[in-house]
Context: one part of a larger RNA
RNA sequence: UUGGGCGUAAAGGGCAAGUAGGCGGUAGACAAAGUUGGGCGUGACAGAUUCUGGCUUAACUAGGAGAGGUCGCUCAAUACUGGUUUACUAGAGGGCAGGAGAGGGAAGCGGAACUCCUAAAGUAGCGGUGGAAUGCUCAGAUAUUAGGAAGAACAUCAGUGGCGAAGGCGGCUUCCUGGCCUGUACCUGACGCUGAGAGGCGAAAGCUAGGGGAGCGAACGGGCUUAGAUACCCCGGUAGUCCUAGCUGUAAACGGUGGAUACUGGGUAUUGGGGGGUAAGACCCUCAGUGCCGAAGCAAACGCGUUAAGUAUCCCGCCUGGGGACUACGGCCGCAAGGUUAAAACUC
Numbered sequence: 001u002u003g004g005g006c007g008u009a010a011a012g013g014g015c016a017a018g019u020a021g022g023c024g025g026u027a028g029a030c031a032a033a034g035u036u037g038g039g040c041g042u043g044a045c046a047g048a049u050u051c052u053g054g055c056u057u058a059a060c061u062a063g064g065a066g067a068g069g070u071c072g073c074u075c076a077a078u079a080c081u082g083g084u085u086u087a088c089u090a091g092a093g094g095g096c097a098g099g100a101g102a103g104g105g106a107a108g109c110g111g112a113a114c115u116c117c118u119a120a121a122g123u124a125g126c127g128g129u130g131g132a133a134u135g136c137u138c139a140g141a142u143a144u145u146a147g148g149a150a151g152a153a154c155a156u157c158a159g160u161g162g163c164g165a166a167g168g169c170g171g172c173u174u175c176c177u178g179g180c181c182u183g184u185a186c187c188u189g190a191c192g193c194u195g196a197g198a199g200g201c202g203a204a205a206g207c208u209a210g211g212g213g214a215g216c217g218a219a220c221g222g223g224c225u226u227a228g229a230u231a232c233c234c235c236g237g238u239a240g241u242c243c244u245a246g247c248u249g250u251a252a253a254c255g256g257u258g259g260a261u262a263c264u265g266g267g268u269a270u271u272g273g274g275g276g277g278u279a280a281g282a283c284c285c286u287c288a289g290u291g292c293c294g295a296a297g298c299a300a301a302c303g304c305g306u307u308a309a310g311u312a313u314c315c316c317g318c319c320u321g322g323g324g325a326c327u328a329c330g331g332c333c334g335c336a337a338g339g340u341u342a343a344a345a346c347u348c
Stems, first nucleotide, its partner, number of pairs: 003320004007302002012316001014201002021194003025088006033081002035077007042069001049065006091191001092188003095184005103177007110154001115149006125136002162169002206247006215241002220236004258315006266293011297304002321348003330341004
């Protein structure tokens, strides 16, 4: 390999669009590649299976029989799969009419707070802690008022709320722009699903260059605590955090649950639509989401349960005892940090 698996035991790729490939709706016609049946040929000898025989038996050996195929040729069959073709509309896409949204990018604007500066007024403390001290302060601090500067983040609304493929997205306005939902059934007519590789996106930290720097704050310094205290707590504080351009490509990138389609009791809450109903409500039906509880079923249990971990099909990724080892070597990528692919000896 076969098989069995992947929420928590080993195992779902961080994510999507998509190439090759795999798989694919309904009806008819043609042809007959796969498929099915018949016939012929071949499948050497030996071996293997089986029936007899020969060495005293066995091994060994002689003779006979049957079997053995992704095999070739030929004649048929046409349900299924594939091919060609003609149609269809239930999948998919488009049109039209509505709708919700922190979806993305750019520009501009706003208020609160912190810090700093200037001025006023004012006097001895302030700050900090479990308690303190370092620290700041008579060169006038803290507290108060007025004016100004700068950077970053947007309280309340705010919600098991919304949007996005994921990462993620939250003040307001404008511009550009992607996706989604509902209704209609006007158009196309299977145009679909999945997706190796390659390419793209991808939190934080980190890197390169240039800006910016309020607050916070690795490193670092000091103060406490302590047996010690390279910590927790306190006073400071550099990179960084922010912006622009590029790189890095990883996370408990988690729902620890790949994507698509169909089917299979309910109840309840909520978001966005549609239909009915009401004087207005209530209420009823329905589509798309987001939660909770639970029939059947599943599960080792926990639990899952129309948002499945149920019942099935298709495609991809992955696992195969623990350690060694998210390692070594080699390859590829990277400025570096490192990333990715990924063993073995040995050991239990």
Molecule: small-subunit ribosomal RNA, central domain
Organism: metagenome